[in-house]
Record summary: A computed fold for a 73-nucleotide RNA from a Bacteriovoracaceae bacterium, annotated as transfer RNA. The coordinates come from a structure-prediction model, not an experiment, and the mean pLDDT is 81.

RNA sequence: GCGGGUGUAGCUCAGUUGGUAGAGCGUCACGUUGCCAUCGUGAAGGUCGAGAGUUCGAAUCUCUUCGCCCGCU
Numbered sequence: 001g002c003g004g005g006u007g008u009a010g011c012u013c014a015g016u017u018g019g020u021a022g023a024g025c026g027u028c029a030c031g032u033u034g035c036c037a038u039c040g041u042g043a044a045g046g047u048c049g050a051g052a053g054u055u056c057g058a059a060u061c062u063c064u065u066c067g068c069c070c071g072c073u
Stems, first nucleotide, its partner, number of pairs: 001072007010025004019056001027043005049065005
């Protein structure tokens, strides 16, 4: 330099053909207990790596760009 993959909640990841973003774990509150743990209920938490474009509408399509991983030269 070329090609491919990947980036979404604090962590691990889903999101199947464009239609208001989710799960598990974790955190917090409440219930239970003398306390903790377990269990149950609820809540908080995300400009979907960044910028732009297409569209009524983009995590998803297009372009540019950045980080990480793999391969080729």
It was read from a public genome assembly. Rfam family: tRNA.